[in-house]
RNA sequence: GCCGGGGUAGCUCAGUUGGUAGAGCACUUCACUCGUAACGAAGAGGUCGCGAGUUCGAUCCUCGCCUCCGGCU
Numbered sequence: 001g002c003c004g005g006g007g008u009a010g011c012u013c014a015g016u017u018g019g020u021a022g023a024g025c026a027c028u029u030c031a032c033u034c035g036u037a038a039c040g041a042a043g044a045g046g047u048c049g050c051g052a053g054u055u056c057g058a059u060c061c062u063c064g065c066c067u068c069c070g071g072c073u
Stems, first nucleotide, its partner, number of pairs: 001072007010025004019056001027043004049065005
């Protein structure tokens, strides 16, 4: 330099023929307990890597860039 894959909650990851995003763990509160943990209930937490384009509407489609992983040279 070229090719392919990834970037979404604090972490690990889903998701959608384009219609404003979810799970597990973690966190907070409550309940339970003599107390703690576990189990149970509720809650909070997101510019969906950045910018532009298409569209009534983009996490999703297109282009550029950044970054990580793998392969080729």
Predicted 3D model of a 73-nucleotide RNA (transfer RNA) from a Minisyncoccota bacterium. The sequence is in RNAcentral, with records from ENA. The prediction has a mean pLDDT of 83.